Predicted 3D model of a 400-nucleotide RNA (Bacterial RNase P class A) from a Nitrospirota bacterium. Its mean pLDDT, the model's own confidence on a scale to 100, is 77. It was read from a public genome assembly, where an Rfam model found it. Taxonomically the source falls in Nitrospirota (Bacteria, Pseudomonadati). Rfam family: Bacterial RNase P class A. By type it is a ribozyme.
[in-house]
């Protein structure tokens, strides 16, 4: 200097004029005026998780249902975060993981292929064994014989032949082929045997643990899929600010039906059961009518900033300090100027350095260009994001 990876910050500022919303105080009481102060986000988005809060329910148990799924921590909690382990990707920094169990059971693995879980012979390999064959060789021998041998038979040898048989090592099919590489052995082969690796069992060491390392034994066998059903472990009341509380006003103190009155009807408790609670001039169901006004909830919080301490970290503790929107068809806008920022063009010098190289600076034109607007509030995750800056790490190149 370049490329890559990780993290953080920012994503305009100031002034003037006009126009908005709101807190508090004061004055006015026809909805207003004045003063002091405040006024969108890192994602406000998605509504995917977890809560606070409100209401229902004496808030319990079981089943069903749902969620998570390596270990140890953090947290109010989580499916989140941190640190590790294992696996995968990458040269590395780093990134990703739906990461418990396949000898509890069931199920699936299309097509191709011989064969897809105690499977299998398409192309092939094998003359050891048995069989078959032979213008071949040797030995023995019945018969014949012109005594040289001839026909035949038996046995052996040699050669041939994949008929019986042996093989799953080589090739092919496939996403995947019933361990891998090398050697021995064999007729040819095969964990058949051996070495190493892999797998499994046992032991030791280290670690809180997931796991890792080492040693020994072993049959060389127990493929994959659980983001298939399932098994195992842990977790889970429901509904939700349109929750809910209050005020005011209005109407039809309406109509119908059912069951009852303590020997318990009916209703509530996410579904079911148990259990339990309410319940008697009572309760439930259905039809119809009125009100769609206002106030609260509504912003002081698991809050922000700074400093110190503990911890690898997430985070926690302590001290000091600050109050930073509360709208309700829903506020932040417009104009001008300066600076900053971005971009284009034209350049010039200065400074630092041994060097490679770096920093500063002038003039002119243009631009306001990212994703994007709170609505009860927080902690996360996910998605979107122009430009610029800071820090750390990995790799490559160059200079001294």
């Nucleotide at each position: 200097c370049a490329a890559g990876c990780c993290g953080g910050a920012u994503g305009g500022a100031u002034g003037a004029c006009c126009g908005c919303c709101u807190g508090c105080c004061g004055c006015a009481c026809c909805u207003g005026c004045g003063g002091c102060g405040g006024g969108a986000g890192g994602a406000a988005a998605g509504u995917c998780c977890g809560g606070g809060c409100u209401c229902c329910g004496g808030a319990g148990a079981a089943c069903a249902g749902g969620g998570u799924g390596c270990u140890g921590g953090g947290u109010a909690a989580c499916g989140c975060c941190c640190a590790g382990g294992c696996g995968g990707g990458g040269a590395a920094a780093c990134c990703c993981g739906a990461c418990g169990g396949a000898a509890a059971g069931u199920g699936c693995c299309a097509c191709a292929g011989a064969g897809a879980a105690c499977a299998g012979a398409c192309c092939g390999c094998c003359a050891a064994c048995g069989g078959c064959c032979g213008c071949c060789c040797c030995g023995c021998u019945u018969u014949c014989u012109u005594u040289g041998g001839a026909c035949g038979g038996c046995g052996g040898g040699c050669g041939g032949u994949g008929c019986g048989g042996g093989c799953a090592a080589g090739g092919g099919u496939g996403a995947a082929a019933c361990g891998g590489u090398g050697g021995g052995g064999u007729a040819a082969g095969a964990g058949c045997c051996c070495a190493c690796c892999g797998c499994u069992c046992c032991g030791c060491u280290g670690g809180c643990g997931a796991c890792a390392g080492c040693g020994g034994g072993g049959g060389c066998a127990c493929g994959g899929c659980a983001a298939a059903c399932c098994c195992c472990a842990c977790c889970c009341g429901g509904a939700g600010c349109a929750a809910g509380a209050c005020c005011a006003a209005a109407u039809a103190g309406g109509g119908a039906g059912g069951c009852g009155c303590u020997u318990g009807a009916g209703g509530g408790c996410g579904g079911u059961u148990c259990g339990u609670c309410c319940g008697a001039u009572g309760c439930c169901u259905c039809c119809g009518g009125g009100u769609u006004g206002g106030u609260c909830g509504c912003u002081c919080g698991a809050g922000g900033g700074c400093g110190g301490g503990a911890g690898c970290a997430a985070u926690c503790c302590c001290g000091c300090u600050c109050c930073c929107a509360g709208a309700u068809a829903g506020a932040u806008g417009g104009u001008c100027a300066u600076c900053g920022c971005c971009u284009c063009g034209c350049g010039u010098g200065c400074c630092g350095g041994u060097a490679a190289c770096g920093g500063c600076u002038g003039c002119g034109g243009g631009g306001a260009c990212a994703c994007a607007g709170a609505a009860c509030c927080c902690g996360g995750c996910u998605u979107a994001c122009a430009g610029c800056c800071c820090g750390g790490c990995u790799u490559g190149g160059g200079c001294c």